[in-house]
Notes: Bacterial RNase P class A from Kineococcus xinjiangensis, 397 nucleotides, folded computationally. The prediction has a mean pLDDT of 76. The sequence was found by an Rfam model in a public genome assembly.
């Protein structure tokens, strides 16, 4: 210097002059209370103070805190996760590893437990795609026919052998080399690979590594249906609660211990509570607080920890609206285009190309995007910028 990877972080600043919303507080005004000359609320005014959108506030896909309903219990279907350990309040997150694939490498990719429980599927090609087959071809017998003295060539047909050679194909029933053999083959041997079996070392562990023995080698697919391990109550802040106010009830159908209906993921089976349920016409109410922001918080600094996190101290309180608040103008910097000027350096004989850093004009407009009960995470969105690790390639010294 350039390529590449992996991680962080910001996402407009800075003055100014209007203008918004919770809340706290002075002042004033009027009105309500009360234990009465002083408390307290509660409208309106006006001043002043602190605070006032995100890394995703998105999607609504996972976990949960928090409320209500159930809990007493088995069963069945039915949903999730799926390699080892760890972390975490939990998870389908997230760290670390570990296997297997990719990539010179730093590092990325994994619906990662089974194919010997069953069942299916593998197209076309091809002899055969599972315990499978003969197309060419190669070898043995054998009939005809041709050529040869002859041994025997060569051509064709048929049996018998064969799975090394060639083909097909993603993928063909182990792989190099030899002995053997009519020809061939793990039929047989060495040596690799793979399974199985013992047994040794390391590692928590998933697994790695080494020995020795052996039948010789027993497709692939489960992000196909299934097996197997391990986890799963229900809604959901419009959840739920106080308060205060108004109303009108009628008809029908089942039911009142021979039990309608309930008991909110589905069904079954028990088990429990029950005097009303449920349809239809119809009349009242829709108001005010609470739930609402102090937390599995945030940051500082040590410590343990390969890390993710954790634990100690200190120190900070950052939106709580309710049809729903932060936004308008200037002015400078900043970025972004674009022209221009200047020119280190670099190619290049030249001629001339390119050109960093700064100056100056002119425009432009600055992403994705906003709470709504809140945290933990994960997916998607982002104009432009900053920072740092490590790889791998040039060049100097």
């Nucleotide at each position: 210097c350039g390529a590449g990877u992996c991680g962080g972080c910001c996402g407009g600043g800075c003055g100014g002059u209007c203008g918004c919303g919770u809340c706290g507080g002075g002042c004033c005004u009027c009105c309500c209370c009360c234990u009465c000359c002083g408390g307290g609320g509660g409208u309106g005014g006006u001043c002043c103070g602190c605070c006032g959108a995100g890394g995703a506030a998105a999607g609504u896909c996972c976990g949960g805190a928090c409320u209500c309903c159930a809990c007493a219990g088995g069963g069945c279907a039915g949903g999730g996760u799926g390699g080892u350990g760890g972390g975490u309040a939990a998870c389908g997150c997230c760290c670390a590893c570990c296997c297997g694939g990719g990539g010179u490498g730093a590092c990325c990719c994994g619906c990662g437990g089974g194919a010997c429980a069953g069942u299916g599927c593998c197209a076309c090609a091809g002899a055969g795609a599972a315990c499978a087959g003969a197309c060419c071809g190669c070898c043995g017998g054998u009939g005809c026919c041709g050529c040869g003295c002859g041994a025997g060539c060569g051509g064709u047909g048929c049996c018998g052998g064969u799975g090394a050679g060639g083909g097909u194909g993603a993928a063909a029933c182990g792989g190099u080399g030899g002995u053997g053999u009519a020809a061939g083959a793990g039929a047989c041997c060495a040596c690799c690979a793979g399974c199985g079996c013992a047994c040794c070392g390391g590692g928590u562990g998933a697994c790695c590594g080494g020995u020795g023995c052996g039948g010789c080698u027993c497709g692939g697919u489960a992000a196909a249906c299934c097996c197997c391990a391990c986890c799963c109550g229900g809604a959901g802040c419009a959840a739920g609660g106080u308060c205060a106010g108004a109303c009108a009830g009628g008809c029908a159908g089942c039911g009142u211990u021979c039990g309608a209906g309930g008991g909110c993921g589905g069904c079954c089976c028990g088990c429990c509570c029950g005097a009303g349920c449920u349809g239809c016409c119809g009349g009242g109410u829709a108001g005010a607080c609470c739930g609402c922001u102090g937390g599995a918080g945030g940051c500082g600094u040590g410590c343990g920890g390969c890390a993710a996190c954790g634990c100690a101290c200190g120190u900070c309180c950052u939106a709580g609206a309710g049809g729903g608040a932060u936004g308008a103008c200037c002015g400078c910097c900043g970025c972004c285009c674009g022209g221009c000027c200047c020119g280190a350096c670099c190619c290049g004989c030249g001629a001339g190309g390119g050109g960093a850093c700064g100056g100056c004009c002119g425009g432009g407009g600055c992403a994705c995007a906003g709470g709504a009960u809140c945290c933990g995470g994960c997916u998607u969105a982002c104009a432009g910028g900053c920072c740092g690790g490590c790889u791998c390639g040039u060049c100097c010294a």